[in-house]
RNA sequence: GGGUGCGUAGCUCAGUCGGUAGAGCAGUGGCCUUUUAAGCCAACGGUCGAGGGUUCGAUUCCCCCCGCACCCACCA
Repeated sequence: GGGUGCGUAGCUCAGUCGGUAGAGCAGUGGCCUUUUAAGCCAACGGUCGAGGGUUCGAUUCCCCCCGCACCCACCA
C1' cells in the first nucleotide's frame, strides 16, 4: 500500500430484504430473610464509532474518515 471482518447500554452480544432499538450480566430501589447470599418485582441506562449522501423515513443502502483484528504485497 491492497483486501476482509468488526465498532449497538458499564460489560458480553442480538437485531436489520429500510419503518423509529432489545436480551443476559453488572449497578440502583423494593419484597423476602435474624443478617448475607440466593430468589422475586420494578425502574433506570443508547443521538447504534465520526461526518456526508440517497430516501417521506437510515443501526440497516452508498461515499469518506477514525479505531481494532486478520490476510496479502512491498521494503530494509
Predicted 3D model of a 76-nucleotide RNA (transfer RNA) from a Candidatus Moraniibacteriota bacterium. It matches the Rfam family "tRNA". The family's RNA type in Rfam is transfer RNA. From the family's description: Transfer RNA (tRNA) molecules are approximately 80 nucleotides in length. NCBI's taxonomy places the organism under Bacteria, Bacteria candidate phyla, Candidatus Moraniibacteriota. The coordinates come from a structure-prediction model, not an experiment, and the mean pLDDT is 80.